Notes
A computed fold for a 318-nucleotide part of an RNA from a marine metagenome, annotated as large-subunit ribosomal RNA, domain IV. Its mean pLDDT, the model's own confidence on a scale to 100, is 81. RNAcentral holds the full RNA, with entries from SILVA.

[in-house]
Context: one part of a larger RNA
RNA sequence: UAUAAUUGAAGGAACUCGGCAAAUUAACCCUGUAACAUCUGGAGAAGGGGGAUUCUAUUUUAUAGAAUAUCUAAAAAGAGGGGAUGGCGACUGUUUAUCAAAAACACAGGACUUUGCUAAAUUUAAUAAUGAUGUACAAGGUCUGACACCUGCCCAGUUCUAAAAAGUAAAUGAUUAUAAGUUAUGCUUAUUGGUCUAAGCUAUAGUAAACGGCGGCUGUAACUCUGACGGUCCGAAGGUAGCGAAAUUCAUCGGCGGGUAAGUUCCGUCCUGCAUGAAUGGUGUAACGACUGUCCCACUGUCUCCAAUUAUAAUCUA
Numbered sequence: 001u002a003u004a005a006u007u008g009a010a011g012g013a014a015c016u017c018g019g020c021a022a023a024u025u026a027a028c029c030c031u032g033u034a035a036c037a038u039c040u041g042g043a044g045a046a047g048g049g050g051g052a053u054u055c056u057a058u059u060u061u062a063u064a065g066a067a068u069a070u071c072u073a074a075a076a077a078g079a080g081g082g083g084a085u086g087g088c089g090a091c092u093g094u095u096u097a098u099c100a101a102a103a104a105c106a107c108a109g110g111a112c113u114u115u116g117c118u119a120a121a122u123u124u125a126a127u128a129a130u131g132a133u134g135u136a137c138a139a140g141g142u143c144u145g146a147c148a149c150c151u152g153c154c155c156a157g158u159u160c161u162a163a164a165a166a167g168u169a170a171a172u173g174a175u176u177a178u179a180a181g182u183u184a185u186g187c188u189u190a191u192u193g194g195u196c197u198a199a200g201c202u203a204u205a206g207u208a209a210a211c212g213g214c215g216g217c218u219g220u221a222a223c224u225c226u227g228a229c230g231g232u233c234c235g236a237a238g239g240u241a242g243c244g245a246a247a248u249u250c251a252u253c254g255g256c257g258g259g260u261a262a263g264u265u266c267c268g269u270c271c272u273g274c275a276u277g278a279a280u281g282g283u284g285u286a287a288c289g290a291c292u293g294u295c296c297c298a299c300u301g302u303c304u305c306c307a308a309u310u311a312u313a314a315u316c317u318a
Stems, first nucleotide, its partner, number of pairs: 001313008010304002014302001019299001028050004036041001038146001052068007081297007088289002093105002109144007121130003147284004152214003157211002160206003166202003173196004177191006215233005242276001243273001254270005
């Protein structure tokens, strides 16, 4: 010096991106236990106490009482720190074998859609197989993601579906008229003759828990401000309920309030939403989380500020 440990005056997070690391707590028994809540939980909440040895009483343990006292569960190992408040995800679970365990995936639940059985779908050159020894309370696909309250408007564009009237649409073919050739009820050629012939496309209707979308400008109320109200342009419709400086807010460290002596973070509120918004789900939510933000108590060598000791290793000196 490194590594692994032990101890530490006074202070106690002043350290630091951040209490990272360490410390505290700890088993058992008794007591006691809040908000909230899906009434199950929350909960080991929190908080408080006990214990050794001897004696006495009842009934062995156990309980009660008393006394002693260096002080008290434990030889080792094992063995919760706690509380408050936000975000996200309901939950247990799964994942980048070898830098990511998460808010990502899954999930029960919800919805749409396909499929009538030789089912749809999938594998395959074919046979065949899975689906399924199942039969729409079934099977496949897509989206959402417990639960509670809900899920607004738009079918113009792009999909998908339906119907068959019309227009258009290739090659071939069919039919028919005229003319010519030919022995022909036939056949061939010509008239770039006429008419008919599929899906598709155009056109029509429906469809957003299909892909998606959901406005400008301007005037106006007895100070001012604001604009319930009006005008105008455009559009398929102009963003509803909610939530909102948010995992979304550029300006921005927004304004106000709380917490601190002091707070770009945090919590509450406002709404001027650069660029929120409803199964690309919206808003809440008890419980849960090796998730993530903030605060408090306890605790400590993280720090003020370092010191001592033990073990091992290295280097140097003898």